[in-house]
């Protein structure tokens, strides 16, 4: 120094051809129980790494910068 991968909720991660962003766990609150766990329901929680850009519309698609993780010398 070159190439690949990856970044999305507190944590793991999902997101079809570009159409109004999800699940588990975890939290809070309720049901059950003598209490408590476990089980059941129900709620909350997101500037989708940064800045631009195409576009009617971007997590997705293109420039740019940035972390991490791997190969190449």
């Nucleotide at each position: 120094a070159g190439g690949g991968g990856u970044u999305u909720a507190g944590c793991u991660c999902a997101g079809u051809u570009g159409g109004u962003a999800g699940a588990g766990c975890a939290g809070u609150c309720g049901a059950u129980u003598c209490c408590a766990a476990a089980u059941c329901g129900a709620c909350a929680g997101g500037u989708c790494c940064u800045g631009g850009g195409u576009u009617c519309g971007a997590g997705u698609c293109c420039c740019u910068g940035a972390g991490c993780c791997c190969c190449u010398g």
The RNA shown here (transfer RNA) has 73 nucleotides and comes from an uncultured Pseudomonadota bacterium.
The coordinates come from a structure-prediction model, not an experiment, and the mean pLDDT is 84.